[in-house]
Context: one part of a larger RNA
RNA sequence: CUGGGCGUAAAGGGCGCGCAGGCGGCCUGGAAAGUCAAAGGUGAAAUCCCUCGGCUCAACCGAGGAACUGCCUUUGAAACUUCCAAGCUAGAGGCUAGGAGGGGGCAGUGGAAUUCCCGGUGUAGCGGUGAAAUGCGUAGAUAUCGGGAGGAACACCAGUGGCGAAGGCGGCUGCCUGGAUUGAUACUGACACUGAGGUACGAAAGCGUGGGGAGCAAACAGGAUUAGAUACCCUGGUAGUCCACGCCCUAAACUAUGAGAACUAGAUGUUGGAGGAAUUUAAUCCUCUAGUAUCGUAGCUAACGCGAUAAGUUCUCCGCCUGGGGAGUACGGCCGCAAGGUUAAAACUC
Numbered sequence: 001c002u003g004g005g006c007g008u009a010a011a012g013g014g015c016g017c018g019c020a021g022g023c024g025g026c027c028u029g030g031a032a033a034g035u036c037a038a039a040g041g042u043g044a045a046a047u048c049c050c051u052c053g054g055c056u057c058a059a060c061c062g063a064g065g066a067a068c069u070g071c072c073u074u075u076g077a078a079a080c081u082u083c084c085a086a087g088c089u090a091g092a093g094g095c096u097a098g099g100a101g102g103g104g105g106c107a108g109u110g111g112a113a114u115u116c117c118c119g120g121u122g123u124a125g126c127g128g129u130g131a132a133a134u135g136c137g138u139a140g141a142u143a144u145c146g147g148g149a150g151g152a153a154c155a156c157c158a159g160u161g162g163c164g165a166a167g168g169c170g171g172c173u174g175c176c177u178g179g180a181u182u183g184a185u186a187c188u189g190a191c192a193c194u195g196a197g198g199u200a201c202g203a204a205a206g207c208g209u210g211g212g213g214a215g216c217a218a219a220c221a222g223g224a225u226u227a228g229a230u231a232c233c234c235u236g237g238u239a240g241u242c243c244a245c246g247c248c249c250u251a252a253a254c255u256a257u258g259a260g261a262a263c264u265a266g267a268u269g270u271u272g273g274a275g276g277a278a279u280u281u282a283a284u285c286c287u288c289u290a291g292u293a294u295c296g297u298a299g300c301u302a303a304c305g306c307g308a309u310a311a312g313u314u315c316u317c318c319g320c321c322u323g324g325g326g327a328g329u330a331c332g333g334c335c336g337c338a339a340g341g342u343u344a345a346a347a348c349u350c
């Protein structure tokens, strides 16, 4: 490079936005770059192929033909791709009216609980474990009642339920704000899809500065266990966990399944919206639609399984894989305060 692939065998980028690029709906006319046809020119000879011939044959050699799949010019064709012009509304966007939501940011606020402090009652234990001990307690603990402080998290509701691009999001209230969805419908008129680079976001841990610190808890200390026990268990306990601002940029960042579009049996549950039927209302049933689940037909799959939310049948674009180890390492580059991240080999070996 070609081919074959990427749920679990190697392989989907953590996730958006988006420049270039690639690719792109219906109709009409034109152009003729791609495309197709014809003619002409060229495509050296030798070689290859076919026929005939010369060395006794063959190799070899000679002659003729074909071929040289290519390029150029001219003349045409106009279905498809492309380009130009004019249009369309089924894609996309948009006006309007709704309902749903832990979507995001900021501010405020509530109760339960843990801990600590103060006071009351009260007395010898509490705590902890497999059993213990370290630990706490007559300087009055544990328990219980009242008051106060402070930090963090929000029981029930709660649900294969909702929202978000992903990471993720859960007490309540207010303000600011993003998206999706449903009904109806003026309007724009292909404005679309994807997206190398680029850029924004990105759990936890970690880092910087300044706060905060109740509980929990790496490190650390002690007690146990044990042959040992740098562990598992217990008593303590500092970073951290929390806040503000700035970094870091990783993950089993998982649906281990990229995004978009079209098509292809059904059944059942559930969330949001719309319409309809019956009913006094509600419960209920039917239809459409956007999600989210379970089962399942055809088909696919090595099997497991997937199965309109496809891993089925196709198209467009991107990313990635190419035996195991060495190694996601070394070196170099870029990024970072650092930790390190990213890009990414080879020798050697099986």
Stems, first nucleotide, its partner, number of pairs: 003322004007304002012318001014201001016199002021194002025088002028085004033081002035077008049065006091191001092188002096183003103177007110154001115149007125136002162169002206247006215241002220236004258317006266295012299306002323350003332343004